[in-house]
Predicted 3D model of a 410-nucleotide RNA (Bacterial RNase P class A) from a Pseudomonadota bacterium. The sequence was found by an Rfam model in a public genome assembly. Lineage of the source: Bacteria > Pseudomonadati > Pseudomonadota.
RNA sequence: CCAGGAGGCCGGGCAGCCGCGCUACCCGCAAGGUAUCGAGGAAAGUCCGGGCUCCACGAAGCAAGGGUGGCGGGUAACGCCCGCCGGGGGUGACCCCAGGGAAAGUGCCACAGAGAGCAGACCGCCGAUGCUCCCUCGCGGAGCAGGCAAAGGUGAAAGGGUGCGGCAAGAGCGCACCGCGCGACCGGUAACGGAAGCGGCACGGCAAACCCCACCCGGAGCAAGACCGAAUAGGGGCGGCGCGUCCCGGGCAACCGGGGCAGGCGAGUUUCGCGCCGGACCGCCCGGGUUGGUUGCUGGAGCCCUGCGGCAACGCAGGGCCGAGAGGAAUGGCUGCCCUUGCGGAUACGGUCUCUCCUGAAGGGAUACCGUCCGCGAGACAGAACCCGGCUUACAGGCCUCCUGGCGUU
Numbered sequence: 001c002c003a004g005g006a007g008g009c010c011g012g013g014c015a016g017c018c019g020c021g022c023u024a025c026c027c028g029c030a031a032g033g034u035a036u037c038g039a040g041g042a043a044a045g046u047c048c049g050g051g052c053u054c055c056a057c058g059a060a061g062c063a064a065g066g067g068u069g070g071c072g073g074g075u076a077a078c079g080c081c082c083g084c085c086g087g088g089g090g091u092g093a094c095c096c097c098a099g100g101g102a103a104a105g106u107g108c109c110a111c112a113g114a115g116a117g118c119a120g121a122c123c124g125c126c127g128a129u130g131c132u133c134c135c136u137c138g139c140g141g142a143g144c145a146g147g148c149a150a151a152g153g154u155g156a157a158a159g160g161g162u163g164c165g166g167c168a169a170g171a172g173c174g175c176a177c178c179g180c181g182c183g184a185c186c187g188g189u190a191a192c193g194g195a196a197g198c199g200g201c202a203c204g205g206c207a208a209a210c211c212c213c214a215c216c217c218g219g220a221g222c223a224a225g226a227c228c229g230a231a232u233a234g235g236g237g238c239g240g241c242g243c244g245u246c247c248c249g250g251g252c253a254a255c256c257g258g259g260g261c262a263g264g265c266g267a268g269u270u271u272c273g274c275g276c277c278g279g280a281c282c283g284c285c286c287g288g289g290u291u292g293g294u295u296g297c298u299g300g301a302g303c304c305c306u307g308c309g310g311c312a313a314c315g316c317a318g319g320g321c322c323g324a325g326a327g328g329a330a331u332g333g334c335u336g337c338c339c340u341u342g343c344g345g346a347u348a349c350g351g352u353c354u355c356u357c358c359u360g361a362a363g364g365g366a367u368a369c370c371g372u373c374c375g376c377g378a379g380a381c382a383g384a385a386c387c388c389g390g391c392u393u394a395c396a397g398g399c400c401u402c403c404u405g406g407c408g409u410u
């Protein structure tokens, strides 16, 4: 100097005029006036997890449905974050992985190819053994039975790979090494790694296919909800299933009250508890009123600084800060300057380069670059709506730090 990787930050500022919103104060019926403050790193997507609110009678189990998927840690929690392990990519810094199970079962692997899972012979090799034919009668030639899957081809993938031996020719058929499976022992919290030794060793891939295994999960959501005010019709109809039994007290009786058992209901099902019931509960149909106001609504699992612990995520302690709360939805418009940036121009004032033996001083020259001055243009993605922790997506232009590779110089 060039290329790459990881992380962080900014993405506008100031002033004036006019116009808005909350809050506070003045004046006060109001109107009006003054002052402070007034969108984001993603406010977006609505993908996760919560706080909060309401509903579900509670507890335990099972089922259905859904979610996650290496190990350890962080967190209120998570499908998030950190570190590590394994696999893959890259020269590397680093990046990626829906990363448990294919021997519980089912399913798929198009086309091509002989054959794609307990498969298979197209082109081929052998023909030792058996048979036929020819012949120069030699274990010559041709063919069949039979043997083979090593060489070739097809394919994303062909039942391990390389080499040696063996065989008629071959084949883990045998052996060596690699690969694969099991692995005493060692290291590590663990995933896992190393590894003495043993085994010729099969039946590939896909589970982001159904499925199996392990762990986790009530439902709905601020249009949740609470209060005030106002108004209407404390509306009407149909069906289902009950309305049982015993004891005590009162009563002439009808019946009334209390208690027990049985039964029914309480949003999948079972058990237990609790509650309700003789209209409790379940189902369907028709119709009426309310659309107003206040609140929920901003002080938080909050932010910043320092110290300590930890590889880190983060935690603990101390100190400091308070940064919109609209309600059909406010923060806008104009002007000027500054800032950032692109292009063009100017100057030689500074830096820079160069000349006079070397260095220095002084002086001269040059203008590609930086600073300086002038002109023109541009300033990204994009707007809270109960609030937080994440993830994902979008982003003109610019800055900073660390690391890797290459080239050159010293």
Stems, first nucleotide, its partner, number of pairs: 001406010012338007020038002023035004040381001044392002047390005052221004057273006065217005070084005085099001086097004100212002105210002107206003122152001124148003129145006160178006179201001180199003185194003225295004235286006244261007263277004302321008339379008349371003352366005
Record summary:
The coordinates come from a structure-prediction model, not an experiment, and the mean pLDDT is 75.